[in-house]
RNA sequence: AGUCGGCUCGGCAAUCGCUUGGUUGUUAACUUUUAUAUUCCCUUGGGGGUAUUGAGGUGCAACCGAGAGGAAAGUCCGGGCUCCACAGGGUAGGAUGCCAGGUAACCCCUGGGGGGCGUGAGCCUACGGAAAGUGCAGCAGAAAGUAGACCGCCUUGGUUAUUUUUACUGAGGUAAGGGUGAAAAGGUGCGGUAAGAGCGCACCGCGCAACUGGUAACAGUUUGUGGCGAUGGUAAACCCCGUCCGGAGCAAGACCAAAUAGGAAUCCGUUGGCGUGACCCGCGCUGGAUUCGGGUAGGUUGCUAGAGGUGUAUGGUGACGUGCAUCGCAGAUGAAUGAUUGUCCUCGACAGAACCCGGCUUACAGGCCGACUCCU
Numbered sequence: 001a002g003u004c005g006g007c008u009c010g011g012c013a014a015u016c017g018c019u020u021g022g023u024u025g026u027u028a029a030c031u032u033u034u035a036u037a038u039u040c041c042c043u044u045g046g047g048g049g050u051a052u053u054g055a056g057g058u059g060c061a062a063c064c065g066a067g068a069g070g071a072a073a074g075u076c077c078g079g080g081c082u083c084c085a086c087a088g089g090g091u092a093g094g095a096u097g098c099c100a101g102g103u104a105a106c107c108c109c110u111g112g113g114g115g116g117c118g119u120g121a122g123c124c125u126a127c128g129g130a131a132a133g134u135g136c137a138g139c140a141g142a143a144a145g146u147a148g149a150c151c152g153c154c155u156u157g158g159u160u161a162u163u164u165u166u167a168c169u170g171a172g173g174u175a176a177g178g179g180u181g182a183a184a185a186g187g188u189g190c191g192g193u194a195a196g197a198g199c200g201c202a203c204c205g206c207g208c209a210a211c212u213g214g215u216a217a218c219a220g221u222u223u224g225u226g227g228c229g230a231u232g233g234u235a236a237a238c239c240c241c242g243u244c245c246g247g248a249g250c251a252a253g254a255c256c257a258a259a260u261a262g263g264a265a266u267c268c269g270u271u272g273g274c275g276u277g278a279c280c281c282g283c284g285c286u287g288g289a290u291u292c293g294g295g296u297a298g299g300u301u302g303c304u305a306g307a308g309g310u311g312u313a314u315g316g317u318g319a320c321g322u323g324c325a326u327c328g329c330a331g332a333u334g335a336a337u338g339a340u341u342g343u344c345c346u347c348g349a350c351a352g353a354a355c356c357c358g359g360c361u362u363a364c365a366g367g368c369c370g371a372c373u374c375c376u
Stems, first nucleotide, its partner, number of pairs: 001373008010344007018067009030057004035052008069350001073361002076359005081249004088281004093245005098112005113127001114125004128240002133238002135234002150178002152174008161165001186204006205228001206226005211220003253301004263292006272286004308327008345348001
């Protein structure tokens, strides 16, 4: 000067204040329920009212505790949980894409491999297939995918000028040299040729096969073989291939209380209709759809003991797993943690839970710790 990882998110004290859990006590009024007595109604037996009593709720008081994040944000993924519902198969569709592991699962994490960037520590990766097929690529250039001759090189014929030779043109051969371009028939060298060309050879590159190492992706100072598909690019183009995939969501759902209009109209109707994404088949049910109008919006629960946190031992390169011990860490519901004072210094950024959890992404001032790299 950098790279990677981890921690923290103003501290301390005092006085008031807010929400909530537990224990104890109390409770005028209200409410739920058990028992007893009494009374009314209907009449095999039940229901309502009143009084007393017990237990709870609610209210109040005291005491003991707790009270927003590392991102609570985004709602981008994956689940837990609830319901459809005891729910099958297929097509379309969607997601995903190197290998092996971790995990409840994932588009996440860990470790490897290929490619790219960086002196390096490291970072990025939308990383299956272009010989299944189709498509696309401006300008320049002769030509941009079973390509092609602008300047050229060689052979030969004709014409012209002319001392050898020059200029023009026809035919044939050629793609080594030059030019254009991001990219133009692998690279260097030697031989060969009329002039050239993997035309041949050596080395390299590439393909195929074997061998070796590795679970694998892959790798190789390996062996053999082939003059070698112009292995061109693009699939974050269509496509092909592999793997996976019900839906809706705590405003899910369950219970209690209360109120209303068991409302009206139209259409289809077992050959129909409905059943939590579309279509088909299957299965189940037997009515369904639309419009107008009316009532309710209250309370309890779900709701915080979890794929939990912490410490420690152990297995593993690691993510992580296993054992033991220990803790109890917000549950509000128009929505709680605020105000004041004093003091300290690193002078405080981004920013507030609403069923819960694992990730990713975004915002962010300052401080602390560790390891590694480069320069001097």
Molecule: Bacterial RNase P class A
Organism: marine eukaryotic metagenome